[in-house]
Molecule: c-di-GMP-I riboswitch aptamer
RNA sequence: ACCUCGAAAGGGCACAUCUACCGAAAGGUGGAGCCGCAAAGCCAACGGGUCCUAACAAUCUAAGGAUGGCCGGGUUGCCGAA
Numbered sequence: 001a002c003c004u005c006g007a008a009a010g011g012g013c014a015c016a017u018c019u020a021c022c023g024a025a026a027g028g029u030g031g032a033g034c035c036g037c038a039a040a041g042c043c044a045a046c047g048g049g050u051c052c053u054a055a056c057a058a059u060c061u062a063a064g065g066a067u068g069g070c071c072g073g074g075u076u077g078c079c080g081a082a
Stems, first nucleotide, its partner, number of pairs: 005080002012037002017032006035069001041075003046072003049067005
């Protein structure tokens, strides 16, 4: 220094719920925040899963959208005991 790993310290993130706003919906953004997270940072134009159906298209193994805190994958990255 790198890989694996996750003790300690300092910091970080934010599920349920409440609240304001946005959306047809799933859901999202800001504030608060029991659960939890070492990538719970980023990528949905890498693959699978789940959820939604206003418009377009279509009558259904489609099309479009949501989810990275569902999983794999890609990529970047803090600290350093055993």